[in-house]
Context: one part of a larger RNA
RNA sequence: CUGGGCUUAAAGAGUGCGUAGGCGGCCCUGUAGGUGGGGUGUGAAAGCCCACGGCCUAACCGUGGAAUUGCGCUCCAAACCACAGGGCUUGAGGGAGAUAGGGGUGAGCGGAACUGAUGGUGGAGCGGUGAAAUGCGUUGAUAUCAUCAGGAACACCUGUGGCGAAGGCGGCUCACUGGGUCUCUUCUGACGCUGAGGCACGAAAGCUAGGGGAGCGAACGGGAUUAGAUACCCCGGUAGUCCUAGCUGUAAACGAUGAGCACUAGGCGUCGGAAGUUUAAUCACUUUCGGUGUCCAAGCUAACGCGAUAAGUCUACCGCCUGGGGACUACGGCCGCAAGGUUAAAACUC
Repeated sequence: CUGGGCUUAAAGAGUGCGUAGGCGGCCCUGUAGGUGGGGUGUGAAAGCCCACGGCCUAACCGUGGAAUUGCGCUCCAAACCACAGGGCUUGAGGGAGAUAGGGGUGAGCGGAACUGAUGGUGGAGCGGUGAAAUGCGUUGAUAUCAUCAGGAACACCUGUGGCGAAGGCGGCUCACUGGGUCUCUUCUGACGCUGAGGCACGAAAGCUAGGGGAGCGAACGGGAUUAGAUACCCCGGUAGUCCUAGCUGUAAACGAUGAGCACUAGGCGUCGGAAGUUUAAUCACUUUCGGUGUCCAAGCUAACGCGAUAAGUCUACCGCCUGGGGACUACGGCCGCAAGGUUAAAACUC
């Protein structure tokens, strides 16, 4: 280089925005760089290949041809790619009118529960477990009532329901704010797709500084269990979990399935719209657009399964894989306060 792959066998980057690059809708005109064709020059000889010939034959040698798939010059063609000019509206975007939503940020507010404090009632246990014990309790616990304080999380609604690019998002109200969907077909006129680098976002844990600290709870202490028990169970409990500012940049970051366009039978749900039919009623039905599920035709698959939300049929772009271990490692580079992250081998071995 050619080739085969990436749900589960090795393999889709955690996600987005976007630079270069690659690729790119319909029609007309032109140019002629690519492209196709003709001519011509060159492409040394020898060799290889073909034909014929010379040594008795062969090897060897001679003559001619072919080949030398290339390059230069020149002429022609104009379908396709490219370029230049003009036009179009289906792709894309804008506008108008509606609209659903735990999308984001900040502020305020609320009730239940919990823990603590104070006071009242009360008087011996409570708690915990398989059973216990540690623990708490006559300095009055547990239980119960009232008041106060605090922090964290928001029961029911809650739904293979909604929103978000992913991570993720759930009490209520307000302010600011991102995106989507439907309808109209009003405007722009290919403005598009993907995206090496780059930049941004990115659960939990962890780190720095300052707050906060109810419950829970790594570490740790104790009680049990056990042969032991650095565990599972129980009583405590620090960091942490929470907030503000900054860092870290990883996850089974999963649909283990990159993003985009197009095409290819249906059935049954559900969420958000629109149109029509119908009706007392947007109640129902039909059609249709956008999501989200389920079962299947064709097709695909090693099978399981997937099946218009494809793992089907195509296309164009990016990422990645190439036997197991060594090794999500070493060394070096870059990043980080550190923890570490990222990039990433080899010897050796089976």

Annotation
A computed fold for a 350-nucleotide part of an RNA from an uncultured prokaryote, annotated as small-subunit ribosomal RNA, central domain. The RNAcentral record of the full RNA draws on ENA. Model confidence (mean pLDDT): 88 of 100. Rfam family: Bacterial small subunit ribosomal RNA. Gene Ontology terms of the family: structural constituent of ribosome and ribosome.